[in-house]
RNA sequence: GGCGAUGUAGCCAAGUGGUAAGGCGAAGGUCUGCAAAACCUUGAUUCUCCGGUUCGAAUCCGGGCAUUGCCU
Numbered sequence: 001g002g003c004g005a006u007g008u009a010g011c012c013a014a015g016u017g018g019u020a021a022g023g024c025g026a027a028g029g030u031c032u033g034c035a036a037a038a039c040c041u042u043g044a045u046u047c048u049c050c051g052g053u054u055c056g057a058a059u060c061c062g063g064g065c066a067u068u069g070c071c072u
Base pairs, nucleotide, nucleotide: 001071002070003069004068005067006066007065010024011023012022018055026042027041028040029039030038048064049063050062051061052060
């Protein structure tokens, strides 16, 4: 330099045009003499950034950034 992949909560991770699931962790509560366990409740005004398409974009298109794979 060329061709790809990935970027979503503190961590992991689903979602493929119609207002973002789940798990771990965290916080609060119930229970308990106290705790643990169990159960209940709570989370993303901007889904890496900028622009475009669309009535509507995490999702489609273009361009950046970061990480990473292959080739040279």
A computed fold for a 72-nucleotide RNA from Salinicoccus carnicancri Crm, annotated as transfer RNA. Lineage of the source: Bacteria > Bacillati > Bacillota > Staphylococcaceae > Salinicoccus carnicancri. It was read from a public genome assembly. Rfam family: tRNA. The family's RNA type in Rfam is transfer RNA. The coordinates come from a structure-prediction model, not an experiment, and the mean pLDDT is 80.